[in-house]
Molecule: Glycine riboswitch aptamer
RNA sequence: GAGAAACUCUGGAGAAUCUUCCCCUUUAUGGGAAGUGCCGAAGGUGCAAAGGGAACGCUUUCCCCAAAUCUCUCAGGCGAAAGGACAGGGCAAUUUUU
Numbered sequence: 001g002a003g004a005a006a007c008u009c010u011g012g013a014g015a016a017u018c019u020u021c022c023c024c025u026u027u028a029u030g031g032g033a034a035g036u037g038c039c040g041a042a043g044g045u046g047c048a049a050a051g052g053g054a055a056c057g058c059u060u061u062c063c064c065c066a067a068a069u070c071u072c073u074c075a076g077g078c079g080a081a082a083g084g085a086c087a088g089g090g091c092a093a094u095u096u097u098u
Stems, first nucleotide, its partner, number of pairs: 002097003007090005016036001018035006037078003043074001044072001046070001051064005
């Protein structure tokens, strides 16, 4: 000096304002229970090639490791708000690398 993480500011999608019952009307697009349908971008699940190992005397079988915005939909979500992967700006000290 640079990068990453943390912190902070900003941007940030998708899917029922669904149905029934009960409560409240204090502001509502409210709260609770049950049901059906749906979303994927908190988190989480699973997987490829490559790499490594073992067996076999054939270029095959098995095992380990192995990514995602893919996949599943456990969790979460389906008015607003909140949250939100990811991106941009800032960033004293600390940590790591060169």